[in-house]
């Protein structure tokens, strides 16, 4: 001075004039006025995950399904975070993982090739033995070729040639001891060593798991036709997401025709909310003090002008409400880390 990793903040502010919502206090007497608060997000989006709350309900067991998947901790809780571990990529800050098993069974590996399980296979080679010199018959898998992978690699001995066929590192299973809560590293020893790869194939293991949804539900108002048909019936029917066991309940339930209402009102916002000091923790985050109270709409609210400052000319509007994840994003700042040149 380049050029890179990663983390975090804003993403529009101030002052006036109409204009709408919703609080509060007053005036008023039916929806009017008048002064004060307060009014859309970092993702308010996707609906992908986990909950709260609500109903089935007084509430089980088992099987079956379905989810997660390396370990340890946070949280209501989770596939989320926060710290390690392994493994790949990267000089390197980092980043990514659909990260439990192929030695329980089972299935599947195209094309090329001589063969990808039937303890496989012999295309060229190699080396013996026989020869009518074209070739046969046996051994062989160390060179060559094909492939994404050919029965673990490198040397050295051996051998008719060659092979873990034997020995030396290495790899790979197995197993003591050590450190660590653990995943999992070291270092010793020991076996010639069970052909690769696929569980995002079916299976095996370990954990967790009722369903339904604010259009859930309460309450009030108001209409009609408390209608009709058919079937089941106590060894029966209904309720519990599927299937059996139990357990409850009532005089009815299951199917279909066919009337009549859909209107107020609550659920609806003080939340596992926020901010901070202090202590504990690597941290993620706990506990205590001490402030704040931050939109509730209902065919559907925050809009429009002037003046300054300025990036706002980006992505883009709550609808019960939280923790999280993914994806869109004009542009402005702010830290820590890494490599490379230079120069002192």
């Nucleotide at each position: 001075g380049a050029a890179g990793u990663u983390g975090g903040u804003c993403g529009g502010a101030u002052a006036g004039u109409c204009g709408c919502u919703g609080g509060a206090a007053g005036g008023u007497u039916u929806a009017c006025c008048u002064u004060u608060c307060a009014g859309a997000g970092g993702a308010a989006a996707g609906u992908c995950c986990g909950g709260g709350c609500u109903c089935c309900a007084u509430a089980g067991a088992g099987c079956a399904a379905a989810g997660u998947g390396c370990u340890a901790g946070c949280u209501a809780a989770c596939a989320g975070c926060u710290a390690g571990g392994u493994a790949u990529g990267g000089u390197g800050a980092c980043a990514u993982a659909a990260c439990g098993g192929a030695a329980a069974g089972u299935g599947c590996u195209g094309c090329a090739g001589a063969g990808a399980u039937u303890u496989a296979a012999a295309c060229c080679g190699c080396c013996u033995a026989u020869u009518u010199c074209g070739a046969u018959a046996g051994g062989u898998a160390a060179g060559g070729g094909u492939g994404a992978g050919a029965a673990g690699g490198u040397g050295c001995g051996g051998u008719a040639a060659g092979a873990g066929c034997g020995c030396a590192c290495c790899g790979c299973g197995c197993g003591u001891u050590u450190g660590g809560u653990g995943a999992c590293a070291a270092c010793c020893g020991u076996g010639g060593c069970a052909a690769g790869g696929u569980a995002a194939a079916c299976c095996c293991c370990a954990c967790u798991u009722g369903g339904a949804g604010c259009a859930a539900g309460c309450u009030c108002a108001a209409a009609u036709a408390g209608g009709c048909u058919a079937c089941c019936a106590u060894u029966g029917g209904u309720g519990c997401g599927g299937c059996u066991c139990g357990c409850a309940c009532a005089a009815g339930g299951u199917a279909g025709c066919g009337g009549g209402u859909a209107g107020a009102g609550u659920g609806c916002u003080a939340a596992a909310g926020c901010g901070u000091u202090u202590u504990g923790g690597c941290a993620a985050c706990a506990a205590u003090g001490c402030g704040c109270g931050u939109a509730g709409a209902u065919g559907a609210a925050u809009g429009a002008c002037u003046a300054u400052c300025u990036a706002u000319u980006a992505c883009a509007g709550a609808a019960c409400c939280c923790g999280g994840c993914u994806u869109a994003u004009a542009g402005a700042c702010c830290g820590a880390c890494u490599u490379c040149a230079c120069u002192u």
Overview:
This is a predicted structure of a 344-nucleotide RNA (Bacterial RNase P class A) from a Gammaproteobacteria bacterium. Of the family's consensus pairs, 97% are formed in the model. Rfam family: Bacterial RNase P class A. By type it is a ribozyme. The source organism's lineage runs through Bacteria, Pseudomonadati, Pseudomonadota and Gammaproteobacteria.